[in-house]
Context: one part of a larger RNA
RNA sequence: GGAUGAACGCUAGCGGCAGGCCUAACACAUGCAAGUCGAGGGGUAUAUAGUGCUUGCACUAUAGAGACCGGCGCACGGGUGCGUAACGCGUAUGCAAUCUACCUUGUACAGGGGAAUAGCCCAGGGAAACUUGGAUUAAUGCCCCAUAGUAUUAUUUUGUAGCAUUACAUUAUAAUUAAAGAUUUAUCGGUACAAGAUGAGCAUGCGUCCCAUUAGUUAGUUGGUGAGGUAACGGCUUACCAAGACAACGAUGGGUAGGGGCCCUGAGAGGGGGAUCCCCCACACUGGUACUGAGACACGGACCAGACUCCUACGGGAGGCAGCAGUGAGGAAUAUUGGACAAUGGGCGAAAGCCUGAUCCAGCCAUGCCGCGUGCAGGAAGACGGCCCUAUGGGUUGUAAACUGCUUUUGUACGGGAAGAAACACCCCCACGUGUGGGGGCUUGACGGUACCGUAAGAAUAAGCAUCGGCUAACUCCGUGCCAGCAGCCGCGGUAAUACGGAGGAUGCAAGCGUUAUCC
Numbered sequence: 001g002g003a004u005g006a007a008c009g010c011u012a013g014c015g016g017c018a019g020g021c022c023u024a025a026c027a028c029a030u031g032c033a034a035g036u037c038g039a040g041g042g043g044u045a046u047a048u049a050g051u052g053c054u055u056g057c058a059c060u061a062u063a064g065a066g067a068c069c070g071g072c073g074c075a076c077g078g079g080u081g082c083g084u085a086a087c088g089c090g091u092a093u094g095c096a097a098u099c100u101a102c103c104u105u106g107u108a109c110a111g112g113g114g115a116a117u118a119g120c121c122c123a124g125g126g127a128a129a130c131u132u133g134g135a136u137u138a139a140u141g142c143c144c145c146a147u148a149g150u151a152u153u154a155u156u157u158u159g160u161a162g163c164a165u166u167a168c169a170u171u172a173u174a175a176u177u178a179a180a181g182a183u184u185u186a187u188c189g190g191u192a193c194a195a196g197a198u199g200a201g202c203a204u205g206c207g208u209c210c211c212a213u214u215a216g217u218u219a220g221u222u223g224g225u226g227a228g229g230u231a232a233c234g235g236c237u238u239a240c241c242a243a244g245a246c247a248a249c250g251a252u253g254g255g256u257a258g259g260g261g262c263c264c265u266g267a268g269a270g271g272g273g274g275a276u277c278c279c280c281c282a283c284a285c286u287g288g289u290a291c292u293g294a295g296a297c298a299c300g301g302a303c304c305a306g307a308c309u310c311c312u313a314c315g316g317g318a319g320g321c322a323g324c325a326g327u328g329a330g331g332a333a334u335a336u337u338g339g340a341c342a343a344u345g346g347g348c349g350a351a352a353g354c355c356u357g358a359u360c361c362a363g364c365c366a367u368g369c370c371g372c373g374u375g376c377a378g379g380a381a382g383a384c385g386g387c388c389c390u391a392u393g394g395g396u397u398g399u400a401a402a403c404u405g406c407u408u409u410u411g412u413a414c415g416g417g418a419a420g421a422a423a424c425a426c427c428c429c430c431a432c433g434u435g436u437g438g439g440g441g442c443u444u445g446a447c448g449g450u451a452c453c454g455u456a457a458g459a460a461u462a463a464g465c466a467u468c469g470g471c472u473a474a475c476u477c478c479g480u481g482c483c484a485g486c487a488g489c490c491g492c493g494g495u496a497a498u499a500c501g502g503a504g505g506a507u508g509c510a511a512g513c514g515u516u517a518u519c520c
Base pairs, nucleotide, nucleotide: 001520002519003518004517006516007515008514009513010512013372014371015370016369017368018367019365020364021330026328027327028326030325031324032323035072036071037070040069041068046063047062048061049060050059051058052057053056079283080282081281088208089207090206091205092204093203094202095201098200099199103196104195105194106193107192108191109190111145112144113143114142121134122133123132124131125130151176152175153174154173155172158169159168160167161166181188182187209255210254211253216246217245218244221243222242223241224240225239226238227237228236258280259279260278261277262273263272264271265270285306286305287304288303289302308319309318310317311316336362338361339360340359344358345356346355347354348353375406376405377404378403385397386396387395388394389393412456413455414454415453416452420447426441427440428439429438430437431436432435464509465508466507467506468505469490470489471488475504476503477502478501479500485492486491
């Protein structure tokens, strides 16, 4: 000098864009953050209308919430950096050792039957959380039979290829596994197989902090065979057998730490960092376990144990903000218990639509960067006042002020007023030809009466902070008297202090200026 997720002191007019718990992965009141589908199913409360009448009940019709069964989603999105020195990450390969819901393409198919169960109803238990028994019922829920090969498994023929186990194509035999309907008739779904796309899993080469005042480490350990397990390879697990495996090219141990793209600095080489944004990983009160599922060993799912908090009728129960706000605590220190789904994106749905603290916006903070303003021109009796001196005088403050003219950014008042919106759906038309594409119309804005534009009056509403001995731009007077104090280093101060305190003046930067901390 540059830089910062900064803090502190003094000061402060405005706007745009960004950023905002670095500490206690400390504890959390309250609200919200994941639902959706009636075009899968049974169907009720209730409402309206009607009929009957015993006048508040029964029946019929229409509409129909919540709850329940079922499907899809909840494995995404959002947060944090505890752990991890590891194939975790980065990069480059491989899988002839693998899986992949939804989506796209293609081929083929969807025949018949059955048993339950929630809800509803009845009867209980419990303070509650919740729960027990009985009867009955539906489905795109569950089960059985049929049908099927380019599927799977085993054996097999031929060919091609490969480093090998083998792979691909092909022939034959045997065995095994499918399906679901809905409706407004337009469609949307279902099953099997193949291919694609996407996502994931696994393996390997190389790279990846400090300590040798850590030198030896290791028994599922290293390898083999059999078996099991997995989507899949593998000591992944297990039985047996062998005795190996790693290490001064640093094993093992200890410390520290999420990694990268990137960021800061520097001419570069390097050095330092890992906030915001993007990718990957890990975690979700602590530890463990699996279930469901295409996918989890699952932040707002389950079970067990533990700590903590809360409720209790003392028998038992409930909870998990490292989601968005917010509270306490810690700390030098870090914001609103805001608005909207209008846009973008996501989930469900045929759609309308619903949900979305993702997101888009607004609020707070000079935290940073950038921009603008606090006037401009003229004006010498060089005014008054202040300060200084060699003091009837002069210097400086200083064109500074007064005064004259001009302008109105900004601010104030009034008026106008966006873009972001194109679609979906609906209506009309056209093309192909039977659900797609194109055109036209219509509809939709949280921000926001915001940005922006215009008009009016008026210099009106707007400057500070640090420094002035040398380094280092900027000097005098007074006070003090090794005191009070200053200080980054050298050093100032003991009676003429340009170094302390005040004043005048000056210098630097400027809505900031200094100090502190950290890095180069």
The part of an RNA shown here (small-subunit ribosomal RNA, 5' domain) has 520 nucleotides and comes from a Flavobacteriaceae bacterium. The sequence was found in a public genome assembly. Its Rfam family is "Bacterial small subunit ribosomal RNA".